[in-house]
RNA sequence: UAAGCAGAUCGCCUUAUCGCUGUGUUUACACAGAGGAAAGUCCGAACACCAUAGUGCAGCAUAGUGGUUAACAGCCAUCAACCGUGAGGUUAGGAAAAGUGCAACAGAAAGUAUGUACAGGUAAUGCUGUAGUGAAAUCAGGUAAACUCUAUGCGGUGCAAUGCCAUGUAUACCAACGUUUGAGUGCGGCACGUACGAUUGUUGGAGGGUAGGCAGCUAGAGUGUAUUGGCAACAAUGCAUUAAGAUAAAUGAUAAGGGCUGUUUUUUGAACAGUACAGAAUUCGGCUUAUAGAUCUGCUUUUUAU
RNA sequence: GGGCCUAUAACUCAGUUGGUUAGAGUAUCUGACUCAUAAUCAGAAAGUCCCUGGUUCGAGCCCAGGUGGGCCCA
Numbered sequence: 001u002a003a004g005c006a007g008a009u010c011g012c013c014u015u016a017u018c019g020c021u022g023u024g025u026u027u028a029c030a031c032a033g034a035g036g037a038a039a040g041u042c043c044g045a046a047c048a049c050c051a052u053a054g055u056g057c058a059g060c061a062u063a064g065u066g067g068u069u070a071a072c073a074g075c076c077a078u079c080a081a082c083c084g085u086g087a088g089g090u091u092a093g094g095a096a097a098a099g100u101g102c103a104a105c106a107g108a109a110a111g112u113a114u115g116u117a118c119a120g121g122u123a124a125u126g127c128u129g130u131a132g133u134g135a136a137a138u139c140a141g142g143u144a145a146a147c148u149c150u151a152u153g154c155g156g157u158g159c160a161a162u163g164c165c166a167u168g169u170a171u172a173c174c175a176a177c178g179u180u181u182g183a184g185u186g187c188g189g190c191a192c193g194u195a196c197g198a199u200u201g202u203u204g205g206a207g208g209g210u211a212g213g214c215a216g217c218u219a220g221a222g223u224g225u226a227u228u229g230g231c232a233a234c235a236a237u238g239c240a241u242u243a244a245g246a247u248a249a250a251u252g253a254u255a256a257g258g259g260c261u262g263u264u265u266u267u268u269g270a271a272c273a274g275u276a277c278a279g280a281a282u283u284c285g286g287c288u289u290a291u292a293g294a295u296c297u298g299c300u301u302u303u304u305a306u
Numbered sequence: 307g308g309g310c311c312u313a314u315a316a317c318u319c320a321g322u323u324g325g326u327u328a329g330a331g332u333a334u335c336u337g338a339c340u341c342a343u344a345a346u347c348a349g350a351a352a353g354u355c356c357c358u359g360g361u362u363c364g365a366g367c368c369c370a371g372g373u374g375g376g377c378c379c380a
Stems, first nucleotide, its partner, number of pairs: 001305001002301009012258007020033005035277001039288002042286005047158004054192004059154005064078005079093001080091004094149002099147002101143002116131005162215004173205006184196003222241008259275007307379007316332004325363001334350005356372005
């Protein structure tokens, strides 16, 4: 250098003018103003309300072993199996000796297993081996990303939760069914239990009203860095730091210069084109997916492959 | 913001515990019938089972991720 493996970082910059959102000392001025995934909403939590969340069934999720964490299906270590020359990668890896089911075609036979040819063996017999079919052929067979069983865990709804203020209004009307002999309600299924329970409930029809504001809302299991413990994930301690909060929804537009990439041309140079994926909406920890280009670290490729 | 469903031929749909070559109707094309058209009859073509990967001997069907379309919630 080539071909690869694993991991990490950045992901356009500067200036000027005009705007947008928020805050402050508000005619003005100053300061701050998207991401590594803000995405998918796939897991796990915080927080709020429903009984501080009851019991059983049903249902759902997870699955070697150990560790980590607020928690997890995540992450770390390690064993086994498989793949790779190798660095390494993948795993839905509990149970088939509880039970049920399934196996097309081929094949004698696909599970209550058992026949042919050849060879061997026996008193006798598929009793033994080989051949042949198939993904699989007496082996306590395979299959659980088939039902199921085992172990562990799970109450429900999501900031459109929830609380408050303002504005407005119709506990009215019609039909069916139910109801103090307890209907019904306590936010998904059934039963029980428990609390409330007459201002009566459910379904359908046909209608009346609101369409605003404030809080929740961003100091958080926060970020950076150093040391110590640990193989690691991670934890502890010290120091520093405070970094969007919009509501139909701001974070933009224009101009100039520069960086990077590609093409053309005639070396310097010049011209033209391009500069990814995308974009906050209660907040965190993960996973997954999208992503032009650039940089760094460690390692592998029998004989150093050029 | 949050939740749920769905995708098979040009269109509308089947596909029953995973199994031989995925079917039906309409539409299209060819032929027959007719002077001609329609109707009718006979035949043909048309499929990346939305995409990618996994489980399995074998996947439209089972599992995971993605893409498109639709519906509901104050």